This is a predicted structure of a 131-nucleotide RNA (SAM riboswitch aptamer (S box leader)) from Galbibacter marinus.
């Protein structure tokens, strides 16, 4: 830099530095901000993607049973291992507002529009894996 998949209305802030804009980009709306934002650092926390753990069931082997070229699946061993759970040491991430909302397409709606609502798309963020 780019691809695939999943998620994105839940949750979680104090201190220090700093000193002006910020909420990704464009436009509109709505907000945050000298009661010090955005940002950086420290600590704390949230969450559970990776991770750890348990289990159902699966596969293979051995033993066993039966109506024995087959069937059953009780026991043991090996093996990979879910969904829903449990955990939080570690790798990330996150800790105003729904990804703050809308924009594009379809449906609904309307005499026609518009608004509202629903579904999808584009863009973006994060994670895991890959190029």
């Nucleotide at each position: 830099u780019u691809g695939u998949u999943a998620u994105c209305a839940a949750g979680a802030a104090a201190g220090g530095c700093g000193g002006a804009a910020g909420g990704a980009a464009u436009a509109g709306a709505c907000c945050u901000u000298g009661u010090g934002a955005u940002g950086c650092c420290u600590u704390a926390g949230c969450a559970a993607c990776c991770c750890u753990u348990a289990u159902a069931g699966g596969u293979g082997a051995a033993u066993g049973g039966a109506a024995u070229u087959u069937c059953c699946a009780a026991u043991u061993c090996a093996u990979a291992g879910a969904a829903c759970g449990a955990g939080a040491a570690g790798g990330u991430g996150c800790u105003a507002c729904a990804u703050u909302c809308u924009a594009c397409u379809g449906c609904c709606g309307u005499u026609a529009a518009a608004a509202u609502g629903c579904a999808g798309g584009u863009a973006g963020a994060u994670a895991a894996c890959g190029c």
NCBI's taxonomy places the organism under Bacteria, Bacteroidota, Flavobacteriales, Flavobacteriaceae, Galbibacter. It matches the Rfam family "SAM riboswitch aptamer (S box leader)". Its family is annotated with regulation of gene expression in the Gene Ontology.